This is a predicted structure of a 72-nucleotide RNA (transfer RNA) from Candidatus Roizmanbacteria bacterium CG_4_10_14_0_2_um_filter_39_13. The organism belongs to Candidatus Roizmaniibacteriota, within Bacteria. Its Rfam family is "tRNA". From the family's description: Transfer RNA (tRNA) molecules are approximately 80 nucleotides in length. The RNAcentral record of the sequence draws on ENA. Model confidence (mean pLDDT): 83 of 100.
RNA sequence: GAGCCCGUGGCUCAGUGGUAGAGCGUUCGAUUCACAUUCGAAAGGUCGGUGGUUCAAAUCCACCCGGGCUCA
Numbered sequence: 001g002a003g004c005c006c007g008u009g010g011c012u013c014a015g016u017g018g019u020a021g022a023g024c025g026u027u028c029g030a031u032u033c034a035c036a037u038u039c040g041a042a043a044g045g046u047c048g049g050u051g052g053u054u055c056a057a058a059u060c061c062a063c064c065c066g067g068g069c070u071c072a
Base pairs, nucleotide, nucleotide: 001071002070003069004068005067006066007065010024011023012022013021018055026042027041028040029039030038048064049063050062051061052060
């Protein structure tokens, strides 16, 4: 330098045009003498950035940034 893949709550991931979700974690409550387990609830997201297409973009397109693999 070129090609391909990935970037979404604290962590691991789903969602491939029409309301952003799950598990774990955190906080609160119930249960217990207490802890653990279990159950219920809540908080937590500029969906890597900028622009474009569209009535509508996490999703499609272009460029850029970061990470990984391969080639030179």